RNA sequence: ACGACAAAGGCAAACUCUGAGCAAUCGGAGGACGCAAAGCCAACAGUCCCGAAUUACACAGUAUUUUACCGGGAGGCUGGGUUGCCGAA
Numbered sequence: 001a002c003g004a005c006a007a008a009g010g011c012a013a014a015c016u017c018u019g020a021g022c023a024a025u026c027g028g029a030g031g032a033c034g035c036a037a038a039g040c041c042a043a044c045a046g047u048c049c050c051g052a053a054u055u056a057c058a059c060a061g062u063a064u065u066u067u068a069c070c071g072g073g074a075g076g077c078u079g080g081g082u083u084g085c086c087g088a089a
Base pairs, nucleotide, nucleotide: 002087003086010035011034015030016029017028018027019026020025033076039082040081041080044079045078046077047074048073049072050071051070056066058064
């Protein structure tokens, strides 16, 4: 580098209960859809998601839609970086 009808193990989707948060989502317990990195990095490049407050336009007003700034989230979205168990082909 690679990934076995190998061995020892590991993680834990949806969902339920519970806590935090405006939300996306995250933590704990249960639970397993799956995962050879489903370990870590969101201050590497993309992508997607959220919006309390703020900005612009439309609007009689409200609601709503759209836009921008800014902030937040997803590594089980992708590329990438980095660390690691085993040792068949």